A computed fold for a 66-nucleotide RNA from uncultured Solimonas sp., annotated as transfer RNA. The source organism's lineage runs through Bacteria, Pseudomonadati, Pseudomonadota, Nevskiaceae and Solimonas. Its Rfam family is "tRNA". Rfam links the family to the GO term triplet codon-amino acid adaptor activity.
């Protein structure tokens, strides 16, 4: 100095309450598995404080990784 967001890999613009792919679960199809296909669950955004009507986003400290 950079990074830390779902089980994994990662998005998230200038502060307005978080998404994708894969994986998982349920169904369809199939003799069965796989494949294909429809739907769906899952995150106090590393921790603690601060600013703000409002913080994943800004500021400080700490932790871990490079």
């Nucleotide at each position: 100095u950079c990074g830390u967001u779902a089980g994994c890999u990662c998005a998230g613009c200038c502060g307005g309450u978080a998404g994708a792919g894969c994986a998982g679960c349920u169904g369809g199809c199939u003799u069965u598995u796989a494949a294909c296909u429809a739907g769906u669950u899952g995150g106090u955004c590393g921790a603690u404080g601060g600013u703000u009507c409002g913080a994943a986003u800004c500021c400080a400290u700490c932790a871990c990784g490079a």